Record summary: The RNA shown here (Glycine riboswitch aptamer) has 111 nucleotides and comes from uncultured Erythrobacter sp. NCBI's taxonomy places the organism under Bacteria, Pseudomonadota, Alphaproteobacteria, Sphingomonadales, Erythrobacter. The sequence was found by an Rfam model in a public genome assembly.
RNA sequence: GCGUCUUUCGCGGGAGAGACUUGGCCCUAUCACCUUGCAAGAGGGGGUGGGCUUGGCGCCGAAGGAGCAACCGCCCCGGAAACUCUCAGGCAAAUGGACCGCGCUGGAAUG
Numbered sequence: 001g002c003g004u005c006u007u008u009c010g011c012g013g014g015a016g017a018g019a020c021u022u023g024g025c026c027c028u029a030u031c032a033c034c035u036u037g038c039a040a041g042a043g044g045g046g047g048u049g050g051g052c053u054u055g056g057c058g059c060c061g062a063a064g065g066a067g068c069a070a071c072c073g074c075c076c077c078g079g080a081a082a083c084u085c086u087c088a089g090g091c092a093a094a095u096g097g098a099c100c101g102c103g104c105u106g107g108a109a110u111g
Stems, first nucleotide, its partner, number of pairs: 002111001004108003009103005018057001020056002023053005029048003033044004058091003064087001065085003071079003
C1' cells in the first nucleotide's frame, strides 16, 4: 500500500396486511334547511368529506422482543436464523422498515 471482516454516518433500493367498524372531539372543507336582518352578514342544528382519539373484530412480519433449533464454540454451559410467536410495531399516503448496493471515517485480526 492492497485485500477480508466490522461500528457509526451519508445516499439509493426496500415487502406484507381492512382507506373495517363504534362513540367522542376538531376543520375559513362542502351541501341544502331553519331563525334574524333592507341588504351585506350573523347564529343554529343536520348530511357528506377529511383529521385526531377511544373501544371491537379481522389480518401482516422485515424495527425491537421472545421461543425452538440445524450448526458452532466448548463440554459447567454459552452463542445462534430470513424458522416460529405476535408482547410491541404495522395494515390509503406519509413515517418506519430487516436486508442489499455504493461511499467516508474508525476498529480488529490476518492474507